[in-house]
Molecule: Bacterial RNase P class A
Organism: uncultured Pseudomonadales bacterium
RNA sequence: UGAGUCGGCCAGGCAGUCGCGGGUCUUGUGCAAUUUUAUUGGACAAAACCUGAGGAAAGUCCGGGCUCCAUCGGACAGGGUGCCAGGUAACGCCUGGGGGGCGUGAGCCCACGGAAAGUGCAGCAGAGAGUAGACCGCCUAGCACUGCGGUGCUAGGUAAGGGUGAAAGGGUGCGGUAAGAGCGCACCGCGCAGGUGGUAACAUACUGUGGCAAGGUAAACCCCACCCGGAGCAAGGCCAAAUAGGAGUUCGCUUAGCGUGUCCGCGCAAGAACUCGGGUAGGCUGCUUGAGGUUGUCGGUGACGGCAAUCCCAGAUGAAUGACUGUCACAGCAACUGACGCUUGUUGGUUGCUGCUACAGAACCCGGCUUAUGGCCGACUCAUUUU
Numbered sequence: 001u002g003a004g005u006c007g008g009c010c011a012g013g014c015a016g017u018c019g020c021g022g023g024u025c026u027u028g029u030g031c032a033a034u035u036u037u038a039u040u041g042g043a044c045a046a047a048a049c050c051u052g053a054g055g056a057a058a059g060u061c062c063g064g065g066c067u068c069c070a071u072c073g074g075a076c077a078g079g080g081u082g083c084c085a086g087g088u089a090a091c092g093c094c095u096g097g098g099g100g101g102c103g104u105g106a107g108c109c110c111a112c113g114g115a116a117a118g119u120g121c122a123g124c125a126g127a128g129a130g131u132a133g134a135c136c137g138c139c140u141a142g143c144a145c146u147g148c149g150g151u152g153c154u155a156g157g158u159a160a161g162g163g164u165g166a167a168a169g170g171g172u173g174c175g176g177u178a179a180g181a182g183c184g185c186a187c188c189g190c191g192c193a194g195g196u197g198g199u200a201a202c203a204u205a206c207u208g209u210g211g212c213a214a215g216g217u218a219a220a221c222c223c224c225a226c227c228c229g230g231a232g233c234a235a236g237g238c239c240a241a242a243u244a245g246g247a248g249u250u251c252g253c254u255u256a257g258c259g260u261g262u263c264c265g266c267g268c269a270a271g272a273a274c275u276c277g278g279g280u281a282g283g284c285u286g287c288u289u290g291a292g293g294u295u296g297u298c299g300g301u302g303a304c305g306g307c308a309a310u311c312c313c314a315g316a317u318g319a320a321u322g323a324c325u326g327u328c329a330c331a332g333c334a335a336c337u338g339a340c341g342c343u344u345g346u347u348g349g350u351u352g353c354u355g356c357u358a359c360a361g362a363a364c365c366c367g368g369c370u371u372a373u374g375g376c377c378g379a380c381u382c383a384u385u386u387u
Base pairs, nucleotide, nucleotide: 001383002382003381004380005379006378007377008376009375010374012328013327014326015325016324017323018322020052021051022050023049024048026046027045028044029043031041032040033039034038054359058370059369061368062367063366064365065364066232067231068230069229073264074263075262076261078228079227080226081225082224083097084096085095086094087093098112099110100109101108102107113223114222118221119220120217121216135162136161137158138157139156140155141154142153143152144151145150170188171187172186173185174184175183189212190210191209192208193207194206195204196203197202236285237284238283239282246276247275248274249273250272251271257268258267259266292311293310294309295308296307297306298305299304329357330355331354332353333352334351335350336349337348338347339346340345
């Protein structure tokens, strides 16, 4: 100097004028009620003060809090996760470790239980692709031929050599054999049983034993272990208003039916289901103080947890947080100019113009994951050059 990997932070600043939503307090103007000239409640207006979109608010992919069914059990179906140990309210998340893979490396990824329970799948080639083999070849015997080197046919043995394939009946060597073969042996590999280390996954260059079995694939069906009721703030609760306490059909009051997959149990139960027709769509609440933030300290490799102090940081409802001005920062464009360079160019300054200056906007709340994205800072890795 270039290329890369990991982590952290910010998301324009300052000032002024006007305008919005919520809250606190004061003042004023009405209204209602009552224990009647006072108290309470609520409405409107004004002033002052405080506060008002995100790291992803996005996706709606997971997990919960909360609300209702609803009192709470079992079985089946269905779904989810899948190495070990921790964290957490919980998780399919996070942290650390083990194993596997990618990368020169810093680092990154893993849908990581089981193939000896069963079923399935693997084109073509090849003799044969899983209780899977004899095409070429090698050896022996018999018969025939012979140029005496061998050749052909039949029978038997063989899986060491060659060939096909992504993959072919452990590997190398020695012995042995008619020729071979774990047939035997040595070493390696593999299985089983132990030892050592580790909480464990697992590791092992340790010991013994066995000639040694059946490959791959489960993000194929399946088996195993663990977990899971459903619906969701358009949940739910209250008030006001209006209509038609409507009509018909079927089933039922001897228990039909309802209880958010099915069945059983349990509970409720006189109505239930379907069709037609009519009214309402208003207001209040839920609604923001939390598994909350910040700072310090202690423990822990870490995720995180304990203790102490301190703070209140949106609650809209057709949907608030905006508009304008000046200035500073940053970026782009143009002009002028200084320095370096001497060919192009590099860098700084001044002036002018432009720019919500990336991705993008809460709607019950929280913890994650995934995706989109501008800028700044730090650490580490590799390559090249110079000293």